Context: one part of a larger RNA
Molecule: large-subunit ribosomal RNA, domain II
Organism: Capsicum baccatum
RNA sequence: GCCGGCGACUCAUAGGCAGUGGCUUGGUUAAGGGAACCCACCGGAGCCGUAGCGAAAGCGAGUCUUCAUAGGGCAAUUGUCACUGCUUAUGGACCCGAACCUGGGUGAUCUAUCCAUGACCAGGAUGAAGCUUGGGUGAAACUAAGUGGAGGUCCGAACCGACUGAUGUUGAAGAAUCAGCGGAUGAGUUGUGGUUAGGGGUGAAAUGCCACUCGAACCCAGAGCUAGCUGGUUCUCCCCGAAAUGCGUUGAGGCGCAGCAGUUGACUGGACAUUUAGGGGUGAAGCACUAUUUCGGUGCGGGCUUCAAGAGCGGUACCAAAUCGAGGCAAACCCUGAAUACUAGGUAUGGCCUUAAAAUUAAAAAAGAGGGGUCAAAGUCGGCUAGUGAGACGAUGGGGGAUAAGCUUCAUCGUCGGGAGGGAAACAGCCCGGAUCACCAGCUAAGGCCCCUAAAUGGCCGCUCAGUGAUAAAGGAGGUAGGGGUGCGGAGACAUCCAGGAGGUUUGCCUAGAAGCAGCCACCCUUGAAAGAGUGCAUAAUAGCUCACUGAUCGAGCGCUCUUGCGCCGAAGAUGAACGGGGCUAAGCGAUCUGCCGAAGCUGUGGGGUGUAAAAAUACAUCGGUAGGGGAGCGUUCCGCCUUAGAGGGAAGCCUCCGCGCGAGCGGUGGUGGACGAAGUGGAAGCAAGAAUGUCGGC
Numbered sequence: 001g002c003c004g005g006c007g008a009c010u011c012a013u014a015g016g017c018a019g020u021g022g023c024u025u026g027g028u029u030a031a032g033g034g035a036a037c038c039c040a041c042c043g044g045a046g047c048c049g050u051a052g053c054g055a056a057a058g059c060g061a062g063u064c065u066u067c068a069u070a071g072g073g074c075a076a077u078u079g080u081c082a083c084u085g086c087u088u089a090u091g092g093a094c095c096c097g098a099a100c101c102u103g104g105g106u107g108a109u110c111u112a113u114c115c116a117u118g119a120c121c122a123g124g125a126u127g128a129a130g131c132u133u134g135g136g137u138g139a140a141a142c143u144a145a146g147u148g149g150a151g152g153u154c155c156g157a158a159c160c161g162a163c164u165g166a167u168g169u170u171g172a173a174g175a176a177u178c179a180g181c182g183g184a185u186g187a188g189u190u191g192u193g194g195u196u197a198g199g200g201g202u203g204a205a206a207u208g209c210c211a212c213u214c215g216a217a218c219c220c221a222g223a224g225c226u227a228g229c230u231g232g233u234u235c236u237c238c239c240c241g242a243a244a245u246g247c248g249u250u251g252a253g254g255c256g257c258a259g260c261a262g263u264u265g266a267c268u269g270g271a272c273a274u275u276u277a278g279g280g281g282u283g284a285a286g287c288a289c290u291a292u293u294u295c296g297g298u299g300c301g302g303g304c305u306u307c308a309a310g311a312g313c314g315g316u317a318c319c320a321a322a323u324c325g326a327g328g329c330a331a332a333c334c335c336u337g338a339a340u341a342c343u344a345g346g347u348a349u350g351g352c353c354u355u356a357a358a359a360u361u362a363a364a365a366a367a368g369a370g371g372g373g374u375c376a377a378a379g380u381c382g383g384c385u386a387g388u389g390a391g392a393c394g395a396u397g398g399g400g401g402a403u404a405a406g407c408u409u410c411a412u413c414g415u416c417g418g419g420a421g422g423g424a425a426a427c428a429g430c431c432c433g434g435a436u437c438a439c440c441a442g443c444u445a446a447g448g449c450c451c452c453u454a455a456a457u458g459g460c461c462g463c464u465c466a467g468u469g470a471u472a473a474a475g476g477a478g479g480u481a482g483g484g485g486u487g488c489g490g491a492g493a494c495a496u497c498c499a500g501g502a503g504g505u506u507u508g509c510c511u512a513g514a515a516g517c518a519g520c521c522a523c524c525c526u527u528g529a530a531a532g533a534g535u536g537c538a539u540a541a542u543a544g545c546u547c548a549c550u551g552a553u554c555g556a557g558c559g560c561u562c563u564u565g566c567g568c569c570g571a572a573g574a575u576g577a578a579c580g581g582g583g584c585u586a587a588g589c590g591a592u593c594u595g596c597c598g599a600a601g602c603u604g605u606g607g608g609g610u611g612u613a614a615a616a617a618u619a620c621a622u623c624g625g626u627a628g629g630g631g632a633g634c635g636u637u638c639c640g641c642c643u644u645a646g647a648g649g650g651a652a653g654c655c656u657c658c659g660c661g662c663g664a665g666c667g668g669u670g671g672u673g674g675a676c677g678a679a680g681u682g683g684a685a686g687c688a689a690g691a692a693u694g695u696c697g698g699c
Base pairs, nucleotide, nucleotide: 001699002698003697004696005695006694011091012090013089014088015087016086017085018084019083020082021081022080023079026048027047028046032042033041052059053058062074063073064072065071094232095231097229101222102221103220104219105218106217112196114194115193116192117191118190119189120188121186123155124154125153126151130147131146132145133144134143135142159183160182161181163180164179165178166177167176198214200210201209202208207216235633236632237631238630239629240628245258246257247256248255249254259388260387261385262384263383264382265381266380267379268378273347274346275345276344277343278342284336286333290330292328293327294326295325296324297323298322301319302318303316304315305314307312350375351374352373353372354371355370391416392415393414394413395412396411397410398409399408400407421432422431423430436607437606438605439604441603442602443601447597448596449595450582451581452580456594458593459592461590462589463588469584475569476568479566480565481564482563483562484561485560486559487558488557498551499550500549502526503525504524508520509519532547536545537544608623609622610621611620612619636685637684638683639682640681641680646676653672654671655670657668658667659666660665
């Protein structure tokens, strides 16, 4: 891991509610008696009900409060006893699961210290003190050689340890092996026997060790400790169907109350739409107030300053109150003021059936008004019983943040949650749309119609040349197609080419020089078709080239500016990888027209369920669904009843096939098997298995 067993809402005693039943001349007994047993039958103590109000005395259909029926509160009525179901409380209380705490015991054969008594340490090296002899001295000190054999001394086996690396890692081994390594006469190692015990011991101290267990050993008991936590919780079908919010909480992943759900009643009647009437102070707007703010006018006051001995009179390109004019700004401004929203009132619906006859009409058919019935949507107040109280994204209006976040926090909606189907290549939250079942039928939505791939390589008018489409900004550009304004133009524009572009004059000043062209001032006159006291290049200064300006040539548009559509550059990332691909000049973009495709939507045909609604028939509506609620059923074991039917002429069980039921399941044929065992109707439960790192067995 698989297979097969076992495995979780129970029982007792009380309370509440619902259903069913008995009695209602109110109901009912408890302990106990009784009896072979259980009943029957006794037993009325007690309980509920029959009157309430008040703290009470007390009064009483009333009473209390109070000076006061002035007002107000509560009353002005009500069964009870069983059984069944749901639920609550108390108990282990749906099941499994702690770490802990307490009590009483068992452990020092491992290991820590200590005690008693024993044992062990190859070999080699170094060579302390002391001593001896020689030298030395008055005697010493001292000195040389020898002897000697000290040491938590040195090297290194046994022994003890464990610094490094490799191997091993379902190991040969629950700590080892191999190669090196440290100590090795000492605070050494070790045998045997003994001591210290858990709120404790021992510890050259690591919270180490105390029998593979140590921040408090192990065993049994309290004990089914407790667990606001995790996991699990077993057959079927049908109906309805949430919440992730508010307030409070030693509260925040838990609870209580409210909200939202189910079910069962009572009452009211409409929902939606439309219309009318309201209050508001938001968006917008505004500056009349409160703040804030720019410019201009007048300018209190101040600064500076002339005159003056002072008082003071003046001046002012400075600051500036107040006021006037013009112009802004505000969530905590308002002289104003919507749309929505909210509140109240009025009007008022759709399907089906019936009225059905009469009247209108020549007749049939059909239509409308009115009346009645029925179905579908709504609200309020109760009873009983839940779950939820981690929400997510999208849109709109805000706060926080950086008008960052798949960010965070509110409000109003939507979807997901709990929602399948179609579209968006793929894609909970986006777009379309809400799946009762079947169908090799039809119509549509979003989105699409060249091929992959269902459907026009459709029509018409434009745009784009960038593969833009099929990612991005500031900024840049005679891209291209439109629109507006303005200037020039057959008295010839714009562009090209040809020609001229002069004289006074090298104007004056300045300067070494300054001659159109370093710089300063002025910028005139003449000839002319036109020509600046000069637009740029150039020179030391001249010279030279060129421009403005003019003529000729040519012959119809040209220049500037604003703006719209679609494009271009800006544009750098690690495999090629940013149309879904092929590919496309439309199969791209904009406008328009007509078809078609396209879903579990709608329709068609057939079947089923639920509600109104109750037997049938029929009509209308309806049947996505997590948590959760309600309803109806299937099956297992045992028991009662009916005759237990049946059963070696073959029971149960097992296997194959067939049929029935929406389903849980039920029935039958054949085979196997070899002794039990249905159906119907009731009752009682150790009553259903796929999950719990479940548990036991097998493989």